Model confidence (mean pLDDT): 81 of 100. Predicted 3D model of a 74-nucleotide RNA (transfer RNA) from uncultured Aquimarina sp. Rfam family: tRNA. By type it is a transfer RNA. Taxonomically the source falls in Aquimarina (Bacteria, Bacteroidota, Flavobacteriia, Flavobacteriaceae). The sequence was found in a public genome assembly.
RNA sequence: GGUCCUAUAACUCAGCUGGUUAGAGUAUCUGACUCAUAAUCAGAAAGUCCUUGGUUCGAGCCCAAGUGGGACCA
Numbered sequence: 001g002g003u004c005c006u007a008u009a010a011c012u013c014a015g016c017u018g019g020u021u022a023g024a025g026u027a028u029c030u031g032a033c034u035c036a037u038a039a040u041c042a043g044a045a046a047g048u049c050c051u052u053g054g055u056u057c058g059a060g061c062c063c064a065a066g067u068g069g070g071a072c073c074a
Base pairs, nucleotide, nucleotide: 001073002072003071004070005069006068007067010026011025012024013023019057028044029043030042031041032040050066051065052064053063054062
């Protein structure tokens, strides 16, 4: 330098054929339980879906460019 994959909560990841409100586990916080802690149970909070632009009535999802990460080739 070229090709391909990838980016969604603090972390690990789902999200189907574009369609009402973007979800799970872990972690965090609150409560229950306990003499107390852990475990367990209940609840809560946490997202500009990497950035910019485009397509569309409508984009996490499609298209383009850029940025970060990864693999391969040279």